[in-house]
C1' cells in the first nucleotide's frame, strides 16, 4: 500500500425570530411568563418479561415452544464462558439432543442397484457352438466374484500379505473408526491413555416419531372512575268525558287536539378522566467474577400525545470537502452541514435499514 475480519464512537453544539404539544404560574378573558420535548435503531412485531382483566383444587390427554455443557437474568429463540464438528493459508466465522440398536418414512438425477444392496462393463469356472484339432479369440447360456472401471452427493474402511479359479474382514499384522470395560483429568460437555471385540454401521429429525424442559388466555383499543342526550328497561305517583298534558308568542277567557304525563332508580353509549411514565434507568468510583453479569456508594433525569406536536430560518461554534498564502506551525476564501428514519403502556434482547470516522487482529505485496 492492497485484501479481509473483528470491535468500538458519533449522529453537531448554543444564542436568536417565528411556529407546535405537554407542565407550572398570572390573569375575568384575551394572552403573558418560566421550563420541557424522539432513536440507534423510536422500525420489523420476531422472542422473553412487567402491568392488567378474565380463568384456574390437584393430575393427565392433546397442542406449541426450545434443545452440546456450566454460567448470567425477571425471562428469553437472548448473553458469556467452555466442548465437539464443520468451512478458511489465517484473523474469524458457522452448526449443535436422538436415525448405535424403539418404530414407520423419504432419498430427486444419473445409475445395473440407494440400504438386512446391487452383476451394466470386467475378472473367473464351467457347458455349448464357431474359427479344420490343441493353444489361443469370438458368440451364447449357467454360476461365481464388490478387488477394478463407469453413474451419482453418498455405493458398505484403508494399505499390504496371506489365500483362491478369480476374489472377499474370508484370515492376518499395521493404520482409521465404532462400541463395551477400566484408569486418570474435568463441576459438566468431553479430553486422554490402555485392554478387548472383525464391529465397519450411509444421509435426512426444517418428515413422522422418541427422550428432556418450559408454556392458561387475552391484551393498554387490557383494565378502572365520571357520566349525557335519544329510544329502551323497573318503581312511585296523577289521568284517560270528573281530561292529565300539549298548541294557539307571556297572563286570563275561549278554541283545537288529547291517552298518556310527571319524578325517582339502574344498565350501556357519545364525552371526559386515569391507567401514564422514575425505571429489571443512566454515569462515575469501588468490590466480586476470565466473562456476561452483580454487590455498594455517590450523583444525574419531567416526551407522554390521542389522527396523533417534536419544525423552519438566521448568527456564531465547531466538523467536513476543496482551494489559496506559508520552508513549517499555522492563516484566510468558498461550499456544504447530510444517511436510515420517527415515540404510541414500559422494559430486555433479536432481526433489519443507514452516512461517517476511529481501533485491534489476519493475510499478501513493496520499500529499509
Nucleotide at each position: 500500500g492492497g485484501a479481509g475480519u473483528c470491535g468500538g464512537a458519533c449522529a453537531g453544539g448554543c444564542u436568536g425570530u417565528c411556529g407546535c404539544c405537554g407542565c407550572g404560574g398570572g390573569g375575568a378573558a384575551a394572552c403573558c411568563c418560566g421550563g420541557g420535548g424522539a432513536g440507534g435503531a423510536a422500525a420489523g412485531u420476531c422472542c422473553g418479561g412487567a402491568c392488567u382483566c378474565c380463568g384456574c383444587a390437584g393430575g393427565g390427554c392433546a397442542g406449541g415452544a426450545c434443545g452440546c455443557u456450566g454460567g448470567g437474568u425477571a425471562a428469553c429463540c437472548c448473553c458469556c464462558a467452555g466442548g465437539g464438528g464443520g468451512a478458511g493459508c489465517g484473523a474469524u466465522c458457522c452448526c449443535c439432543g436422538g436415525a448405535g440398536a424403539a418404530g414407520c418414512g423419504c432419498c430427486a438425477c444419473a445409475g445395473a442397484a440407494a440400504g438386512c444392496a446391487a452383476a451394466c462393463c470386467g475378472c473367473c469356472g464351467g457347458c455349448c457352438g464357431g474359427g479344420u484339432c490343441c493353444a489361443c479369440c469370438c458368440g451364447g447360456c449357467c454360476g461365481g466374484u464388490a478387488a477394478g472401471g463407469g453413474u451419482g452427493a453418498a455405493a458398505c474402511g484403508g494399505u499390504g500379505g496371506a489365500g483362491u479359479a478369480a476374489g472377499a474382514g474370508c484370515c492376518c499384522a499395521c493404520c482409521a473408526g465404532u462400541u463395551g470395560c477400566c484408569g486418570c483429568g474435568g463441576u459438566g460437555a468431553c479430553g486422554c491413555g490402555g485392554c478387548a471385540a472383525g464391529c465397519u454401521a450411509g444421509g435426512c429429525a426444517u418428515g413422522c416419531c422418541c427422550c428432556g424442559u418450559c408454556c392458561g388466555g387475552a391484551g393498554c383499543a387490557a383494565g378502572a372512575c365520571c357520566a349525557a342526550a335519544u329510544a329502551g328497561g323497573g318503581a312511585a305517583g296523577c289521568g284517560u268525558u270528573c281530561g292529565a298534558g300539549g298548541c294557539c308568542g307571556g297572563c286570563c277567557c275561549g278554541g283545537c287536539c288529547g291517552a298518556g304525563c310527571u319524578u325517582c332508580c339502574g344498565g350501556g353509549u357519545a364525552g371526559g378522566u386515569u391507567g401514564c411514565u422514575g425505571g429489571a434507568g443512566g454515569c462515575g468510583g469501588c468490590g466480586g467474577g476470565c466473562a456476561a453479569c452483580c454487590g455498594c456508594c455517590g450523583u444525574c433525569c419531567u416526551a407522554g400525545a390521542g389522527g396523533a406536536a417534536u419544525g423552519a430560518c438566521a448568527g456564531c461554534c465547531g466538523c467536513c470537502g476543496u482551494c489559496c498564502c506559508g520552508c513549517a506551525a499555522g492563516g484566510g476564501g468558498c461550499g456544504g452541514u447530510u444517511a436510515c428514519a420517527g415515540a404510541a403502556u414500559c422494559c430486555g434482547g433479536c432481526u433489519u435499514a443507514c452516512g461517517u470516522c476511529c481501533g485491534g487482529c489476519u493475510c499478501c505485496c513493496c520499500u529499509u